[in-house]
RNA sequence: ACUGAGGAUUUGAUCCUGGUCCAGGAUGAACGCUGGCGGCGUGGAUAAGGCAUGCAAGUCGAACGAAAUGAUCUUCGGAUCAUUUAGUGGCGAACGAGUUAGUAACACCUUCGCAUCUACCCCAUACUUGGGAAUAACUCGGGGAAACCCGGGCUAAUACCCAAUGGUCCCGCAAGGGUAAAGGUUGUCGCAAGACUUCCGGUAAGGGAGGAGCUUAGGUCCUAUCAGCUUGUUGGUGAGGUAACGGCUCACCAAGGCUAUGACGGGUAGGGGGGCUGAGAGGCUGAUCCCCAACGACGGCACUGAGACACGGGCCGUACACCCACGGGUGGCAGCAGUCGAGAAUAUUCCACAAUGGGCGAAAGCCUGAUGGAGCGACGCCGCGUGCAGGAAGAAACCUUUCGGGGCGUAAACUGCUUUUCCUAAGGAAAAAGAUUAUUUAUAAUUUGAUAUUACUUAGGGAAUAAGGGGUAGCAAACUUCGUGCCAGCAGCUGCGGUAAUACGAGGACCCCAAGCGUUAUCCGGAUUUAUUGGGCGUAAAGCGCACGCAGACGGCCAAAUGCGUCUGUUGUUAAAUCUCAGGGCUUAACUCUGAGGCUGCAAUGGAUACGGUUUGGCUAGAGGAUGCUAGAGGUUACUGGAACUCACGGUGUAGGGGUGAAAUCCGUUGAUAUCGUGGGGAACACCAAAGGCGAAGGCAUGUAACUGGGGCAUUCCUGACGUUCAGGUGCGAAAGCGUGGGGAGCAAAGAGGAUUAGAUACCCUCGUAGUCCACGCCGUAAAUGAUGUUCACUAGCUGUUUCGAGUAUCGACCCUCGGAGUGGCGAAGCUAACGCGUUAAGUGAACCGCCUGGGAAGUACGGCCGCAAGGCUAAAACUCAAAGGAAUAGACGGGGACUCGCACAAGCGGUGGAUCAUGUGGUUUAAUUCGAUGAUAAACGAAGAACCUUACCAGGGCUUGAAAUCUAGACGAAUUAUUUCCGAAAGGAAAUAAGUCUUCGGACGGCUAGACAGGCGCUGCAUGGUUGUCGUCAGCUCGUGGCGUGAGCUGUUCCCUUAAGUGGGGUAACGAGCGCAACCCUUAUCCUGUGUUACAAGUGUCACAGGAGACUGCUCCCUAACGGGGGAGGAAGGUGGGGAUGACGCCAAAUCAGCAUGGCCCUUUGAUGCCCUGGGCUACACACAUGAUACAAUGGUUAGUACAGAGGGUUGCCAAGCCGUAAGGUGGAGCUAAUCCCAAAAAACUAAUCUCAGUUCGGAUUGAGGGCUGCAACUCGCCCUCAUGAAGUUGGAAUCGCUAGUAAUCGUAGGUCAGCUAUACUACGGUGAAUACGUUCUCGAGUCUUGUACUCACCGCCCGUCACAUCAAGGGAGCUGGUAGUGCCUGAAGCCUUGCAUUAGUGGGGUUAGGGUAAGAUCGGUGACAUGGAUGAAGUCGUAACAAGGCACGUGUAGCGGAAGCUGUGCGUAGAACAAUU
Repeated sequence: ACUGAGGAUUUGAUCCUGGUCCAGGAUGAACGCUGGCGGCGUGGAUAAGGCAUGCAAGUCGAACGAAAUGAUCUUCGGAUCAUUUAGUGGCGAACGAGUUAGUAACACCUUCGCAUCUACCCCAUACUUGGGAAUAACUCGGGGAAACCCGGGCUAAUACCCAAUGGUCCCGCAAGGGUAAAGGUUGUCGCAAGACUUCCGGUAAGGGAGGAGCUUAGGUCCUAUCAGCUUGUUGGUGAGGUAACGGCUCACCAAGGCUAUGACGGGUAGGGGGGCUGAGAGGCUGAUCCCCAACGACGGCACUGAGACACGGGCCGUACACCCACGGGUGGCAGCAGUCGAGAAUAUUCCACAAUGGGCGAAAGCCUGAUGGAGCGACGCCGCGUGCAGGAAGAAACCUUUCGGGGCGUAAACUGCUUUUCCUAAGGAAAAAGAUUAUUUAUAAUUUGAUAUUACUUAGGGAAUAAGGGGUAGCAAACUUCGUGCCAGCAGCUGCGGUAAUACGAGGACCCCAAGCGUUAUCCGGAUUUAUUGGGCGUAAAGCGCACGCAGACGGCCAAAUGCGUCUGUUGUUAAAUCUCAGGGCUUAACUCUGAGGCUGCAAUGGAUACGGUUUGGCUAGAGGAUGCUAGAGGUUACUGGAACUCACGGUGUAGGGGUGAAAUCCGUUGAUAUCGUGGGGAACACCAAAGGCGAAGGCAUGUAACUGGGGCAUUCCUGACGUUCAGGUGCGAAAGCGUGGGGAGCAAAGAGGAUUAGAUACCCUCGUAGUCCACGCCGUAAAUGAUGUUCACUAGCUGUUUCGAGUAUCGACCCUCGGAGUGGCGAAGCUAACGCGUUAAGUGAACCGCCUGGGAAGUACGGCCGCAAGGCUAAAACUCAAAGGAAUAGACGGGGACUCGCACAAGCGGUGGAUCAUGUGGUUUAAUUCGAUGAUAAACGAAGAACCUUACCAGGGCUUGAAAUCUAGACGAAUUAUUUCCGAAAGGAAAUAAGUCUUCGGACGGCUAGACAGGCGCUGCAUGGUUGUCGUCAGCUCGUGGCGUGAGCUGUUCCCUUAAGUGGGGUAACGAGCGCAACCCUUAUCCUGUGUUACAAGUGUCACAGGAGACUGCUCCCUAACGGGGGAGGAAGGUGGGGAUGACGCCAAAUCAGCAUGGCCCUUUGAUGCCCUGGGCUACACACAUGAUACAAUGGUUAGUACAGAGGGUUGCCAAGCCGUAAGGUGGAGCUAAUCCCAAAAAACUAAUCUCAGUUCGGAUUGAGGGCUGCAACUCGCCCUCAUGAAGUUGGAAUCGCUAGUAAUCGUAGGUCAGCUAUACUACGGUGAAUACGUUCUCGAGUCUUGUACUCACCGCCCGUCACAUCAAGGGAGCUGGUAGUGCCUGAAGCCUUGCAUUAGUGGGGUUAGGGUAAGAUCGGUGACAUGGAUGAAGUCGUAACAAGGCACGUGUAGCGGAAGCUGUGCGUAGAACAAUU
């Protein structure tokens, strides 16, 4: 100096844990839609699959002979020159180019080295002498289809061979011996031979540079479900071999070597510089460029050479392909192009050697698919453009709208300007350095460009040629309309869509990027989600059941040495490119050049010595030992005691016993149970006993003895760091279970029976076998738990308890104080997600070990080890889900608890449920029986009144701007009224006659026509308003501020007393407040005052109206802290006096679109869902339910008589007296707009008579006949009267309702609606007028507190398993089949090594080996009848296991059993409620 972002998703809500998903960057990419230009890059990632065709390595005549062509000369034999070349020879071909198959290795990287070689190049030294034999070409002959081959003959060389010389090298003690070569060319002189000279070569030896070989140390993926591997293996001696060290090879000798720091095996993979990402540490990766390696169809082998075991060389084997005359041959694109194939997918059979570089050559030059360029592909990065300015309070179209408007939008049109790009035309590079020629060797001249019709420049033209993709619910920038209706579809996650979808599809608008934009795939990030930086393990996943202990890790105090770790300086290296910084060049940028830095690494060397290590010497605080004392269910063995139980025998005794919720199975008259006695047997040990003790854990309890382990305290004597932890290993390890042998009282899986039940493979009961017990041997697991590994140190206390010691005290013990070691409770700080932990840590630190990384699949499969078995240990994946989970919070719920209340029960009175009828509902029927209401909270409810109307329903007949409303336009002057006729059921239609406007001339008015519109009891109460029911007149529901808590939330509002009350008081981290309660309001009971028409005879006030008083626990006694409670007095009334109105926050998507209003949708010039009319229906009737009326009779009925109310109504009305009629009623008309008149008679009651217990003098249904009234109209379908008829019914099963005082019960009266009425209903009014409440156990409902919860759609919840169906993946599987790596045996090409014979050539044998065959296995896949478990799937079957005490508490190890969840036995845990006990 640079440097780190989060969000969505588990819940009703919260915090945490934890996974999933998203936003970013990247790519040799692909796909979809779209596409103007340029620069620079980049492009077969799959089949190292197969390849047609062309090209990719040649060159040298100044090494050589020869041939051909041309020219000149010619003695015609030929010679010379120029050009060209097949062959011999030299150099190259081992580079360059490609690919990544193999390889986990000295292959690669870093670093140190040596026992080595090196053509061409450089430096420097010496030499370069004399000979020889062949051979290709060529020629002749022959074979073959071809490829090509064979034989005879001639010839050259820088080809080959011999000799000489020898400073080098080799042998040798030395002497000495052995060991090389090649020439070509230029010039001069010369007839020639030849001499000298230039340049290029050759040989030998030395050095250098570069290259190559070998080697040391370190680094370099996954897997232990790969644990042991190895015989040339490890080393030695000798020999061979190599350029060189070496088991590299061979012979012999020895028996070593590697491995938990991971050998051996399996899988995968070229390595590095680097690239991507990241704050970094890291993670992933190894395209293009550079370095290294490996490979060249597959496998093996050597030859040549400086260099190869050789991509475009050779031999052999194998596969494939091609040619063929069938005899035989040929080939290798992982070079550049190109082709087929496979694939989601990757380019031109291009130009040039002009530049750079390479090979050859003395050079010119030739070759070069290296390279330079162009082409194709938006594949990537970068740059540019598709115009710029002006232009309306704003055109049109389109979209939207609350209909006013708003948006698109200065956007367009239009005006002016510009010309990058584009088109046309003209000009036109740099890249060029060299080379050749000439000559005064430094100049001059000439000449070389694929790209390139290029870049670039200029002129002209003209806005002209150029915008899309994705998105718009949240995450996450951007919103509306229509369509659709859990359909079609979307989706990265959460999730959208079931009629008002910002989430689907479309339009518009908007947002983001832009020649691109999205999607998919992959990597990093976010993810601290493998945590070194930088996580955890009581309850979320996670401490091994416990201990001992090797390796390993860590380790007390003092001193010295060393300098390994550590720190520091210097040097070398860390190739270039890449990266960072600063400059420069292409118009800019990408790109590129220059310089600096960096590359965190390794090595060498100098220094420092604190800490760690190592070595040495010492110390005592850790650890251990010694001595004394001490507690204990510590362990093992033997013996032993009493109670209980059971069995046997005997006695007494008689009918039952036993068992349960109740029963039964069962036992008992062959004598049980009960009781007494005697004897046998096995198992377990009451009291003591405790939160107590001991042990590492499991675990351990009568008593005694023997043997034995560990601990504590005190003393401070000894050793001298001997310690801590511990992978692997070893031992111990409840119960169940297994084996062998005993034993067997009780209990008791399995089993049998009896019950319960829908069933009951259970719970309950009666029996009962393994087992439980002992000995020995296995098993090795548990909720083996403190769900808390071991060790050490430090960090407030208070209070119990066990045990030891000291002090004090005492005769002694106790008590008290102090110090240890255990074992409990509560708590500071601190920690924790919270709960909680808290010196016995879950606090603060240190050391070591074990373990975890979403849920399920699964502690399962496969493999391995252990086990007699049961099984244990180790331990996955495919697939599937977006959660699973912890703690705490508020509710709801509980066959949890506590408290309290209510006609809730109880105590009473009267009913309903049975009968008949009325009314309503369901159902059924019907053309229609209109619609709504449906547990409580529908059903005499909407409806305070369906014959028509109402009326919404049905049938039929009609109307269409409509029955009623507003407006516009047009024509008309009429409309309209009245009358008549015809059709018709009416509505309506048609026709005729008569009468008949106003006007300010704008119009009004009216019908007609046309258009806006009307109309709808059509749908949605789950789009709504308003209103209502219910919990409930229950006492609750909240808020502000403050406080507590991370938070949801809590507190307040809990607690105590009290109340009808969250009423009041006290206390209190709360203090106050609001809606409710109460009060205020109305009415009623008493009194007073005022007024008084109509009341009464007056005058008055018992009546009416208005106003007021009165009641407040005010007074008093008792209790109480206070509120208040209990009693009393006074009073008309006493503790809210009675009644009413008044209904908190909310619940039930409760009810109502048909009372009304209203969003949206739907129907409406044609068969209307609108409107009118007639008739019908809503009144149907096998049946079921609900609410009522009347009864069943004597507390009664009937008849006669006599009393006593209140509250209402009345002018389209109430209607008196009188008269008529048996009556309903008729007539009549007085009075009354009402304290005046009328309805109006009150009825029960009372008095008298009668009936005498019966289907009646009860009861009145039903039916017949005759009347009355209302009304256009009483058939469907009204009410009333009279006479006659006289049904069921004799008090009502299970069950169920109302009511606590003027109440229930009972008796009448009135009103509304209304023409009339089906009113027995409803709403009011008064008359008569009871009984009972011990009490809160139970039923129902409610409230408060508390507890559990896996519920929150809230128990009508949640949820488990079998079975059935469908789909998916995996494991097993008789087998079948393929790959891989090895082993044994047989065979065995080429080549190499060796050897025999021949030595010119050759030929035979042996060894080794690729390959082939065969045999038995190993390992990894594919497939597979079949059977098994798993996962998933709106509405299948059986049960109800779990969550509340889940109705038998649950869970766990184990064993048995059962359709299934599961049940039972046995041991263990609390992660059990309630109660009790202890403290």
Model confidence (mean pLDDT): 84 of 100. The RNA shown here (small-subunit ribosomal RNA) has 1479 nucleotides and comes from a marine eukaryotic metagenome. It matches the Rfam family "Bacterial small subunit ribosomal RNA". Gene Ontology terms of the family: structural constituent of ribosome and ribosome.